[in-house]
Molecule: ZMP/ZTP riboswitch aptamer (pfl RNA motif)
RNA sequence: AUAGGCCUGCAUGACUGGCGGAAUCGUAGGAGUACCUACAGGGAGUGCAGGAUCGAGAUGUGCCGACCGCCUGGGCAGCCUGU
Numbered sequence: 001a002u003a004g005g006c007c008u009g010c011a012u013g014a015c016u017g018g019c020g021g022a023a024u025c026g027u028a029g030g031a032g033u034a035c036c037u038a039c040a041g042g043g044a045g046u047g048c049a050g051g052a053u054c055g056a057g058a059u060g061u062g063c064c065g066a067c068c069g070c071c072u073g074g075g076c077a078g079c080c081u082g083u
Stems, first nucleotide, its partner, number of pairs: 004054002006051007015042002017071005026039005062076003
C1' cells in the first nucleotide's frame, strides 16, 4: 500500500413448507410424499456507489422464512476440485 472487516444508500434477490401449541399467526383457491397459483409480509446474500476507521490484525468457523416443539426440504457465504 492492498485484499479484507464495519456502516449507509440504490438495485437485485434465492428461500419463504407440514403438524401441534398459544383466545389467534397471513388472505383466497387447490392438493395431500411436508406443496401449487395470486397477493401481503419477511429475507440472508450479490452488484454498484459512498463514509469513518481497523488493516494482515481483525472478523469468522456460519447465515436466511413471527414465537415454542417435532419434522421436511431448500438457498447463501466459506473450503477443495473440474469445465